The RNA shown here (Bacterial RNase P class A) has 387 nucleotides and comes from Actinoallomurus purpureus. Rfam family: Bacterial RNase P class A. About the family: Ribonuclease P (RNase P) is a ubiquitous endoribonuclease, found in archaea, bacteria and eukarya as well as chloroplasts and mitochondria. Lineage of the source: Bacteria > Bacillati > Actinomycetes > Thermomonosporaceae > Actinoallomurus. The coordinates come from a structure-prediction model, not an experiment, and the mean pLDDT is 75.

RNA sequence: CGAGUCGGCCGGACGGUCGCGUCGGAGUUCUGCUCCGACGAGGAAGGUCCGGGCUCCACCGGGCAGGGUGGUCGGUAACGCCGACCCGGGGCGACCCGCGGGAAAGUGCCACAGAAAGCAGACCGCCUCCGCAUGCGGAGGUAAGGGUGAAACGGUGGUGUAAGAGACCACCAGCGCCCCAGGUGACUGGGGCGGCUCGGCAAACCCCACCCGGAGCAAGGUCAAGAAGGGUCCGCCUCACGGCGGGCCCGCGCAGGCAUUCGAGGGCGGCCCGCCCGAGCCUGCGGGUAGACCGCUUGAGGCCGCCGGCAACGGCGGCCCUAGAUGGAUGACCGUCGCUCCGCGCGAGCGGAGGCACAGAACCCGGCCUACAGGCCGACUCGUCCG
Numbered sequence: 001c002g003a004g005u006c007g008g009c010c011g012g013a014c015g016g017u018c019g020c021g022u023c024g025g026a027g028u029u030c031u032g033c034u035c036c037g038a039c040g041a042g043g044a045a046g047g048u049c050c051g052g053g054c055u056c057c058a059c060c061g062g063g064c065a066g067g068g069u070g071g072u073c074g075g076u077a078a079c080g081c082c083g084a085c086c087c088g089g090g091g092c093g094a095c096c097c098g099c100g101g102g103a104a105a106g107u108g109c110c111a112c113a114g115a116a117a118g119c120a121g122a123c124c125g126c127c128u129c130c131g132c133a134u135g136c137g138g139a140g141g142u143a144a145g146g147g148u149g150a151a152a153c154g155g156u157g158g159u160g161u162a163a164g165a166g167a168c169c170a171c172c173a174g175c176g177c178c179c180c181a182g183g184u185g186a187c188u189g190g191g192g193c194g195g196c197u198c199g200g201c202a203a204a205c206c207c208c209a210c211c212c213g214g215a216g217c218a219a220g221g222u223c224a225a226g227a228a229g230g231g232u233c234c235g236c237c238u239c240a241c242g243g244c245g246g247g248c249c250c251g252c253g254c255a256g257g258c259a260u261u262c263g264a265g266g267g268c269g270g271c272c273c274g275c276c277c278g279a280g281c282c283u284g285c286g287g288g289u290a291g292a293c294c295g296c297u298u299g300a301g302g303c304c305g306c307c308g309g310c311a312a313c314g315g316c317g318g319c320c321c322u323a324g325a326u327g328g329a330u331g332a333c334c335g336u337c338g339c340u341c342c343g344c345g346c347g348a349g350c351g352g353a354g355g356c357a358c359a360g361a362a363c364c365c366g367g368c369c370u371a372c373a374g375g376c377c378g379a380c381u382c383g384u385c386c387g
Base pairs, nucleotide, nucleotide: 001383002382003381004380005379006378007377008376009375010374012337013336014335015334016333017332018331020040021039022038023037024036025035026034027033028032042358046369047368049367050366051365052364053363054216055215056214057213061273062272063271064270066212067211068210069209070208071085072084073083074082075081086100087098088097089096090095101207102206106205107204108201109200110199123146124145125142126141127140128139129138130137131136132135154172155171156170157169158168159167173197175194176193177192178191179190180189181188182187220294221293222292223291229250230249231248232247233246234245235244236243237242252286253285254284255283256282257281258280265277266276267275301320302319303318304317305316306315307314308313338356339354340353341352342351343350344349
């Protein structure tokens, strides 16, 4: 200098004018307004894919089905997340990838080609014999050579054979068993014995191991209001029946069905059994209200330092409080600077244009995934050149 790999960060800034939301304070002609101060969208706020906190319901269970995860060890509130490592694969390498337990429990698939693709097979060929005759037919043996294919039931070399073959031998790979060493472990290295070698796919069904209550802030609460009416008390009117007004309490109406302990209906993620609650439920039609407040932001919180740990992360100490809206707030204008593009210039710089990515909280948090114009920083690998 070039090419690459991994990680982190920014993604407009400053000032002024006007205008917004919440909170606190002051004033006031006082529920209305004015002034002052503090704070005010994200790294993903997106996806709604996981895990939780929180709220309500349920929880003594048994069985079946369903779903999720899948190497080991750690981290974490937890996870399908994160870290380190192991194994396999890719890359010269830094590094990257992995639906990473089981194919000898069973079922299934492997097109076409090929003789044959699961417990297979003889197309060409090789060998022996017979018949006929210079090459054909038949019988037997063979799977070493050739062909087909992504893949053909170990590889190389030899012994042996009629020709061959793990038939046998040496070495190697694989598989099974035993021993030693290292490691928490997955596994790694070494040694020995053995038979001779039974593919691939489970991101196919399946088997194995572990895990799994439901619903969700439109959760859940408090207050107010309302409905055709009913009950009761007080006051007034009426001969009486009764009417009017006010207060309090209950409470929407009609129709149909079931049921009231011989149990309607409900509950426990689906189903069954069992268990528990239970006096009113279910269906259809019609009417009323849809308002105010809480939940609602102090958190498994953030930042800094030290210590432990390879790391994820944890411990200790200190500092900080950083939106809480509810047709839903942070916008508009001006100036300067920054940025991008164009032109001029040796350069410093000058002039002009632009509007600068993805994109807006709604109970809160931990992750993963997706989107992102332009730019900055660091570490490492390979190549070339110079010293």